This is a predicted structure of a 276-nucleotide RNA (Archaeal signal recognition particle RNA) from an archaeon.
It is recorded under the gene name ffs.
Of the family's consensus pairs, 98% are formed in the model.
Rfam family: Archaeal signal recognition particle RNA. For this family Rfam cites "Prediction of signal recognition particle RNA genes" (Regalia et al., Nucleic Acids Res, 2002).

[in-house]
């Protein structure tokens, strides 16, 4: 100089990426993708910073002179743009065609011998017009009952007045009368009202009910087909565009975790020990 052992430091490792955000960088969010592999605290009007920006305090593994840094190539998860197609899906634009009347065909069979369909009468409804019931207003007649502090009669205790007296006069309270009124309840008369009701003409008659004829179907819906009508909007279903959003395939760009290969920087130090 060289090697092997042990021991000590300096370091290195303990993740990177793309979005977001920023004047930019990092980080606290979001998503990708890796290792054997960290922890605790705040941090979006934020927390450290300034192109040597690739986080701030703080703490712990581990490895240790081991290693990190660029560059450039390929392979590759993932993103992102672009073009292409394909597939739903909103939305809208245009055409068709459908609803809707009528016949005809065909499925079906509520419901039908306790009577289908069809047809005729016809109560419920509505209107004159006459009556009834009931009720309610107004007048009116009779009865019964209450009814007058005063401004109505009658009687007037007691007081008062005159008067010697006998008596005579107003006259309060009480009684009894009765008007005007009230109540109740009748006699009439007139005017109305009605969840009612007869009788009688008259209209209707969707829906409900009654009943006559008639005797085997048969009513509503569906689906064809014809005609006609709609074609104003709406709604439906079809075809044909235009647009947008989702999600796949492909093919390019770009950025790019991981890994491989190569240049290329920096770093490869100190002490013991034993060997050449």
């Nucleotide at each position: 100089g060289g090697g092997c052992a042990g021991g000590c430091u300096a370091g290195a490792c303990c993740g990177g990426g793309a979005g977001g955000u920023u004047a930019g960088u990092c980080g606290u969010c979001u998503c990708c993708u890796g290792u054997a592999a960290c922890c605790a605290u705040a941090a979006a009007a934020c927390g450290a910073c300034u192109u040597c920006a690739c986080g701030a305090u703080g703490g712990g593994g581990c490895c240790g002179a081991a290693g990190c840094c660029u560059g450039a190539g390929g392979a590759g998860a993932g993103g992102u743009c672009u073009g292409u197609c394909c597939a739903a899906g909103g939305c809208u634009u245009g055409u068709c065609g459908g609803u809707c009347u009528u016949g005809g065909u065909u499925u079906g069979g509520a419901c039908g011998a306790u009577g289908a369909c069809a047809u005729c009468c016809u109560g419920u409804c509505c209107u004159u017009a006459g009556g009834g019931a009931u009720u309610g207003g107004u007048c009116u007649u009779g009865c019964u009952g209450g009814g007058a502090a005063u401004c109505g009669g009658g009687u007037c205790a007691g007081g008062c007045u005159g008067g010697g007296a006998a008596c005579a006069g107003a006259g309060c309270a009480g009684c009894c009368c009765u008007a005007a009124c009230c109540a109740a309840u009748u006699u009439g008369a007139u005017c109305g009202g009605u969840g009612c009701u007869c009788u009688a003409g008259g209209g209707g008659u969707a829906g409900c009910g009654g009943g006559g004829u008639c005797g085997a179907g048969g009513a509503g819906a569906a689906g064809c087909c014809a005609a006609g009508g709609u074609c104003a909007a709406a709604c439906c279903a079809g075809c044909a565009g235009g647009u947008u959003u989702u999600g796949g395939g492909c093919a390019g760009g770009c950025c790019c975790a991981u890994c491989c290969u190569c240049u290329g920087g920096c770093g490869u130090g100190c002490c013991u020990g034993c060997c050449u």